[in-house]
RNA sequence: GUUCGGGAGAGCGCUCGCAGCCGGUUUUGACUGGUUCGCCGGGCCGCCGAAGGCGCAACCCCCCGGGAACGCUCAGGCAAAAGGACCGAAC
Repeated sequence: GUUCGGGAGAGCGCUCGCAGCCGGUUUUGACUGGUUCGCCGGGCCGCCGAAGGCGCAACCCCCCGGGAACGCUCAGGCAAAAGGACCGAAC
């Protein structure tokens, strides 16, 4: 490094639009109320930390520098899926 297995945390938040379904009105053009786990799009916050990234502590090092699961949350993530530091087995 590859394959297999295990593998946490945090709203499946609110709102708008679109769409589906049901009901009402109707001049049959349309309007309106409800609902959806719609995994569709936008906006607004809240939160997580174990891909990555950045910053440091102990420590290592002549200098330069290296350096964590600590800190920051840029990225990423907050139902499922995917991902996932790390651990085990095989090659």

Predicted 3D model of a 91-nucleotide RNA (Glycine riboswitch aptamer) from uncultured Viridibacterium sp.
The RNAcentral record of the sequence draws on MGnify.
The organism belongs to Viridibacterium, within Bacteria.